RNA sequence: UUCUUAUCCAGAGUGGUUUAGGGACCGGCCCAUUGAGACCACAACAACCUUCCUCACCCGAGUGAAAGGUGCUAACUCCGGGCGCUCCGUGCGCAAGAUAAGAG
Numbered sequence: 001u002u003c004u005u006a007u008c009c010a011g012a013g014u015g016g017u018u019u020a021g022g023g024a025c026c027g028g029c030c031c032a033u034u035g036a037g038a039c040c041a042c043a044a045c046a047a048c049c050u051u052c053c054u055c056a057c058c059c060g061a062g063u064g065a066a067a068g069g070u071g072c073u074a075a076c077u078c079c080g081g082g083c084g085c086u087c088c089g090u091g092c093g094c095a096a097g098a099u100a101a102g103a104g
Stems, first nucleotide, its partner, number of pairs: 001104008013042006021031003025081004043073001045071001048069003051065002053062003077096001082094004
């Protein structure tokens, strides 16, 4: 980087360093020197993979735990977009994007 599968209306922040942009892209609308974003430390959240626990003891199941690998901690993926369906609705599905696991 590409492909496959699953999920995306829930949840969770403080400190330090740095300094002007940031929210993927475009439009909107927001956030931001009362410090955005990034990095670091610790903490939290979550439960995809591993592990453990319980049940089942072949496959597996769980309103279980959270030690390890990730992820995440403004706004529904912030809202809309491109395609299709449509009862024309701020509707549904796909695409796009993000994350995980697996494969090349």